Annotation:
The RNA shown here (transfer RNA) has 72 nucleotides and comes from a Sporichthyaceae bacterium. Model confidence (mean pLDDT): 80 of 100. It matches the Rfam family "tRNA".
[in-house]
RNA sequence: GCCGACGUGGCGCAGUGGAAAGCGCACCGGUCUACGAAACCGGGGGCGGAGGUUCGAGUCCUCCCGUUGGCA
Numbered sequence: 001g002c003c004g005a006c007g008u009g010g011c012g013c014a015g016u017g018g019a020a021a022g023c024g025c026a027c028c029g030g031u032c033u034a035c036g037a038a039a040c041c042g043g044g045g046g047c048g049g050a051g052g053u054u055c056g057a058g059u060c061c062u063c064c065c066g067u068u069g070g071c072a
Stems, first nucleotide, its partner, number of pairs: 001071007010025004018055001027043005048064005
């Protein structure tokens, strides 16, 4: 330099263009306990950036940034 994949809460991942963007772990509060742990109940927090298409974009298109793989 060329080609591809990926980027969604703190972490790991889902999410066919349309309902309030979900799940697990972690975290916080509560119940329980002599105190913790476990268990159970509840809670907060997120779509890499900018444009475009569309009635409607996490999802499609373009550019940029970052990570990663292949080729040279």